[in-house]
RNA sequence: GGGUGUAAUUCAAUGGUAGAAUGACGGUCUCCAAAACCGUUCAUGUGGGUUCAACUCCUGCCAUCCC
Numbered sequence: 001g002g003g004u005g006u007a008a009u010u011c012a013a014u015g016g017u018a019g020a021a022u023g024a025c026g027g028u029c030u031c032c033a034a035a036a037c038c039g040u041u042c043a044u045g046u047g048g049g050u051u052c053a054a055c056u057c058c059u060g061c062c063a064u065c066c067c
Base pairs, nucleotide, nucleotide: 001066002065003064004063005062008022009021010020011019016052023041024040025039026038027037028036045061046060047059048058049057
């Protein structure tokens, strides 16, 4: 100097209700378990600014990666 930061994990989200998969938990099914199916659970690094409205735009800081 440049990039990145969203759920326990991996990733989405053109300034207009933050989603998916996996995981965890509960249920159905089964002699039992697995699988399958249904449901529940958990998030925008942090402080400001712009805007009717910010994960999104601007900016200080923090963490991390590259030079």
The prediction has a mean pLDDT of 81.
A computed fold for a 67-nucleotide RNA from a chicken gut metagenome, annotated as transfer RNA.
Its Rfam family is "tRNA". About the family: Transfer RNA (tRNA) molecules are approximately 80 nucleotides in length. It is annotated as a transfer RNA. Its family is annotated with triplet codon-amino acid adaptor activity in the Gene Ontology.
The sequence is in RNAcentral, with records from MGnify.